[in-house]
Context: one part of a larger RNA
């Protein structure tokens, strides 16, 4: 640097909004950068290639002719790309009518349950395990009845259901608020697509400040098990799980599948809409769109499977991989309170 690749072999960035860049519908017109064509000028010699010669032959060397440039210039040619103009409407946005959603943020509020704490009834146990023991109980436990405090998650409903870019969303009511689907064709009129940099989001654990703490429960006791047992089991328990703010940016951030756009057989499920038949209506059947599973033709694939949700057929943009260890590590730099990220090697060695 070419080339080939990334669902499981290395390899898709956790996610997104977007600035440079790259790419980019349908048509007329015009211009000729690119693009093709001719003429012209250069492109030293040496070096390559072919021919012809000299040294006995090669090497090496004479001549010669010919390749070698994102190379200047001058005239043409206009399909394609591209510059400039002019017009479409099918891509995109808008408008207008409707719909389905744990989408997000704030604030109130509700009932089961655990626990605690007060009171009654009540007596000797309970607990807990494979089986025991530590625990807890005559200072009255557990067991049951009612009263009260808290703090934490929402049984059913519930669904390969739904809503979100992901991470991720569940009791209910109200505030505010984003995105999405469907009919319609009234409006703009290519306004798009993708995105190195850059900015935002971003489970869990963890850090800072204060605050709350009911169950759970890392670390610690402690009891058992065991040849020990710094486990697994039991019986306590702190931080931490929760609030508010501001950090940290990890992940099997997985669909191990980047993102937009056409196009390619079919069954059947199920979520949301529009249309038609049919009816008195409403079910059923019929068509469509958008999601979301399932089997399955061609084709793909090393298999495995994937197969309109592509891993099939193409095109455009980005990321990223090049044998194992060494190592996501040193060391440098950025970042962070701190844990530590993020970038990222060599030696050696098989």
């Nucleotide at each position: 640097c070419u080339g080939g690749g990334c669902g499981u072999a290395a390899a898709g960035g956790g996610c997104g909004u977007g600035c440079a860049g790259g790419c980019g519908g349908u048509u007329c017109g015009u211009u000729a950068a690119g693009u093709c064509u001719a003429g012209g000028g250069u492109g030293a010699a040496a070096g390559c290639u072919c021919c012809c010669g000299g040294c006995u032959c090669a090497a090496c060397u004479g001549g010669g002719a010919g390749a070698g440039g994102u190379c200047c210039u001058u005239g043409g040619a206009u399909a394609c790309u591209g510059g400039c103009g002019g017009a479409c409407u099918u891509g995109a946005g808008g408008g207008g009518a409707g719909u389905a959603g744990a989408g997000g943020a704030g604030a109130g509020u509700g009932g089961a349950a655990u626990u605690c704490u007060c009171g009654g009834u009540g007596u000797a146990g309970u607990g807990g395990u494979g089986a025991u023991a530590u625990g807890c109980g005559u200072a009255g436990a557990u067991a049951u009845c009612g009263a009260g405090a808290g703090g934490a998650a929402c049984a059913c409903c519930a669904g390969u259901g739904g809503c979100g870019a992901a991470g991720g969303c569940g009791g209910c009511u109200c505030u505010c608020u984003g995105g999405g689907c469907u009919c319609u064709a009234c409006c703009u009129g290519a306004c798009g697509c993708u995105g190195a940099g850059a900015c935002g989001c971003g489970a869990a654990a963890g850090c800072g400040u204060g605050g709350g703490g009911a169950g759970c429960g890392a670390a610690c006791c402690g009891g058992a098990u065991u040849a020990g047992a710094u486990a697994c089991c039991c019986g306590g328990g702190u931080a931490g799980u929760c609030c508010a703010c501001g950090c940290u940016g990890u992940a099997a951030a997985c669909u191990a599948u980047g993102g937009a756009c056409a196009c390619u057989a079919g069954g059947u499920g199920u979520g949301g809409g529009g249309g038609g038949u049919a009816u008195c209506g409403a079910c059923c059947c019929c068509c469509u769109c958008c999601g979301u599973g399932c089997c399955g033709a061609a084709g793909c694939c090393a298999a495995c499977g994937c197969a309109a949700u592509a891993a099939g057929u193409g095109u455009c943009c980005c990321g990223c991989c090049u044998g194992g260890g060494g190592a996501g590590u040193a060391c440098g730099g950025c970042c962070g309170c701190a844990a530590g990220g993020c970038u990222a090697a060599a030696a050696c060695u098989c």